A computed fold for a 95-nucleotide RNA from a Gemmatimonadota bacterium, annotated as c-di-GMP-I riboswitch aptamer.

RNA sequence: GAUCGACAAAGCCAUACCCGCCGUGAGGCGGGGACGCAAAGCCACGGGUCUUCUCACUCGACCAGUUGCAACGAGAAGAUAGCCGGGUUGCCGAA
Numbered sequence: 001g002a003u004c005g006a007c008a009a010a011g012c013c014a015u016a017c018c019c020g021c022c023g024u025g026a027g028g029c030g031g032g033g034a035c036g037c038a039a040a041g042c043c044a045c046g047g048g049u050c051u052u053c054u055c056a057c058u059c060g061a062c063c064a065g066u067u068g069c070a071a072c073g074a075g076a077a078g079a080u081a082g083c084c085g086g087g088u089u090g091c092c093g094a095a
Stems, first nucleotide, its partner, number of pairs: 004093002013036001017032006035082001041088003045085003048080008059068004
């Protein structure tokens, strides 16, 4: 230094839930709170999932070319880094 991660030492983060604020929403921010976490620090690059909008298969209604619903479909814009992969930075040092 790389890999690795301990009943080590020091330190940090904070799930569900509750309160307030922001957002159509997924969700975010602040406070409380701790399920967990060796990157649960940071980055939406790839995949997944989720949300919104547009188009729209199918089916239905009727005034028969309009309208409603709207996918296991297409597109766009977003959310998630505590879904996975990837990138990047970093504390400690037993085996």
Its mean pLDDT, the model's own confidence on a scale to 100, is 86. It matches the Rfam family "c-di-GMP-I riboswitch aptamer". Rfam's curators write: GEMM was predicted in a large-scale screen for bacterial structured RNA regulatory elements. Genes associated with GEMM are involved in a diverse array of functions, including chemotaxis regulation, signal transduction, secretion and chitin.